[in-house]
Record summary:
This is a predicted structure of a 72-nucleotide RNA (transfer RNA) from Vicugna pacos. The source organism's lineage runs through Eukaryota, Metazoa, Gnathostomata, Amniota and Vicugna. Its Rfam family is "tRNA". Model confidence (mean pLDDT): 83 of 100. The sequence is in RNAcentral, with records from Rfam.
RNA sequence: GGAGGUAUAGCUCAGUGGUAGAACACAUGCUUCGAAUGCAUGAGGUCCUGGGUUCAGUCCCCAGUACCACCA
Numbered sequence: 001g002g003a004g005g006u007a008u009a010g011c012u013c014a015g016u017g018g019u020a021g022a023a024c025a026c027a028u029g030c031u032u033c034g035a036a037u038g039c040a041u042g043a044g045g046u047c048c049u050g051g052g053u054u055c056a057g058u059c060c061c062c063a064g065u066a067c068c069a070c071c072a
Stems, first nucleotide, its partner, number of pairs: 001071002004068004010024001012022002018055001026042005048064005
């Protein structure tokens, strides 16, 4: 330099045009003499950034940024 992939909760990952979810972690309550385990409840997201299309975009299109691997 060229052609690709990924970016969503603190972490690991789903989701697929119609107001975003799981496990773990965290908080609270129950259980316990007290913990651990278990159960229940809850909090936590400008869905990488900026444009475009659309009644409506996390999802489609364009550009950018970061990372990953490939070719040279």